Parts: sequence; structure tokens; C1' cells
RNA sequence: UAGGAAGUGGUGUAACGGAAGCACAAAGAGUUUUGAUCUCUUGAGUUUGGGUUCGAGUCCCAUCUUUCUAA
Repeated sequence: UAGGAAGUGGUGUAACGGAAGCACAAAGAGUUUUGAUCUCUUGAGUUUGGGUUCGAGUCCCAUCUUUCUAA
């Protein structure tokens, strides 16, 4: 420099254009002499900016970051 891929709670990972989920972690409550286990509850998320659409995590354009390949 060129091309490819990926950006989603604290972490990992889903989501035919039509309600943003799951697991672990965290906090609170219950059980327990205490702890662990178990049960219930809660908070927290789409890199950024535009566009298309009745409706965008998803489609289009640009941008930023990470990563792979080639030179």
C1' cells in the first nucleotide's frame, strides 16, 4: 500500500428486515450455625456518522479499532 474478516451487558456468544436473547460473572433476597451448593429477583449491551425502509444489530456508503493474507 492492496485485499479479506470481525466489532452486541463486566466476559464469551446468538439474533429470516418485525419484542436484543443465552451462559458465566456482579448485586440483593431465601435456605444453611457459617461457608459452599441450590432457588428467586435485579442492573447492565449493538464502534461512530449518514442513507434506504412503515420498521435496521441485520441492507448500502463512509469512518475508527482489532486481526489475517500478499508485497